[in-house]
Context: one part of a larger RNA
RNA sequence: CUGGGCGUAAAGCGCACGUAGGCGGAUGUGCCAGUCAGGGGUGAAAUCCCGGAGCUCAACUUCGGAACUGCCUCUGAUACAGCACGUCUCGAGUCCGAUAGAGGUGGGUGGAAUUCCUAGUGUAGAGGUGAAAUUCGUAGAUAUUAGGAAGAACACCGGUGGCGAAGGCGGCCCACUGGAUCGGUACUGACGCUGAGGUGCGAAAGCGUGGGGAGCGAACAGGAUUAGAUACCCUGGUAGUCCACGCUGUAAACGUUGGGCGCUAGGUGUGGGGACCUUCCACGGUUUCCGCGCCGUAGCUAACGCAUUAAGCGCCCCGCCUGGGGAGUACGGCCGCAAGGCUAAAACUC
Numbered sequence: 001c002u003g004g005g006c007g008u009a010a011a012g013c014g015c016a017c018g019u020a021g022g023c024g025g026a027u028g029u030g031c032c033a034g035u036c037a038g039g040g041g042u043g044a045a046a047u048c049c050c051g052g053a054g055c056u057c058a059a060c061u062u063c064g065g066a067a068c069u070g071c072c073u074c075u076g077a078u079a080c081a082g083c084a085c086g087u088c089u090c091g092a093g094u095c096c097g098a099u100a101g102a103g104g105u106g107g108g109u110g111g112a113a114u115u116c117c118u119a120g121u122g123u124a125g126a127g128g129u130g131a132a133a134u135u136c137g138u139a140g141a142u143a144u145u146a147g148g149a150a151g152a153a154c155a156c157c158g159g160u161g162g163c164g165a166a167g168g169c170g171g172c173c174c175a176c177u178g179g180a181u182c183g184g185u186a187c188u189g190a191c192g193c194u195g196a197g198g199u200g201c202g203a204a205a206g207c208g209u210g211g212g213g214a215g216c217g218a219a220c221a222g223g224a225u226u227a228g229a230u231a232c233c234c235u236g237g238u239a240g241u242c243c244a245c246g247c248u249g250u251a252a253a254c255g256u257u258g259g260g261c262g263c264u265a266g267g268u269g270u271g272g273g274g275a276c277c278u279u280c281c282a283c284g285g286u287u288u289c290c291g292c293g294c295c296g297u298a299g300c301u302a303a304c305g306c307a308u309u310a311a312g313c314g315c316c317c318c319g320c321c322u323g324g325g326g327a328g329u330a331c332g333g334c335c336g337c338a339a340g341g342c343u344a345a346a347a348c349u350c
Base pairs, nucleotide, nucleotide: 004321005320006319007304008303012318014201015200016199017198021194022193023192025088026087027086028085029084030083031082034080035077036076037075038074039073040072041071042070049065050064051063052062053061054060091191092188093187094186095184096183097182098181099180103177104176105175106174107173108172109171110154114150115149116148117147118146119145120144121143125136126135162169163168206247207246208245209244210243211242215241216240220236221235222234223233258317259316260315261314262313263312266295267294268293269292270291271290272289273288274287275286276285277284299306300305323350324349325348332343333342334341335340
């Protein structure tokens, strides 16, 4: 260097953008690094290998050959590769028309519920549990009616439904804004794929500053339970949960399945478009493109299962794995306000 792997056994970076690099469509011409063919030069001797010879044999020594797989150079070949110049349209993108959507950001706004406050009615309980008690209530609670305040979340629709790269996104309205899909086939003409470093995004919890605080509720307190009960149950309740700005950068960040392209039986449901047929319309049918599911053939798989959304058959690029524990730890470095994160061993032991 080659050889094995990564859904569940060890192993896919949480996700994206993108630098270097690697890889890259069809066709023509020219040149010819690489590549290939032939010639020449060189590749010391010894060693190794082959055939002989000499010590009685062997080791050893010696003669000859081959080899030294390499380098340099000349001539030639031009499929592939490279460089240069063109051409092309199927990859990629642009344009035009249309469509669906909890995609993102900011602003506004609505009703139900909850809690609190005020007032009315009203009286002895309420609450809570397996049963209770702590708790609230004659200073009038619970219940009920009216009015007011506040914060947070958006019932039904709602769906194996939709959108997003992932994290994630759900009342309604407005503004700004990203992406996707379908149809047309007008334009550019390989502009592509991947992506070490790098950069950005990144649930929850947590941190900083300032607000906010209804409900819920780590910690904490009390009541129960229990042998005990630092719990499960109950009554309270602070951080937090919410907002703005900044930080943190993790997760069972999961489809435990990296990205791209092509190829390989079908059946069925569902979301979004197009075309055609039927029809007065409604509706129905056929077909095609894009997405989300279920079942299943070949094939694959240790099995489970996967199966045109592959874990099948191939190609390109990146990441990662190498027995268990020690350990995702120590040390060092980088990052962070901290908590800690990233990178990442060894002794020893089984």
The part of an RNA shown here (small-subunit ribosomal RNA, central domain) has 350 nucleotides and comes from a metagenome.
The full RNA is in RNAcentral, with records from SILVA.
The coordinates come from a structure-prediction model, not an experiment, and the mean pLDDT is 88.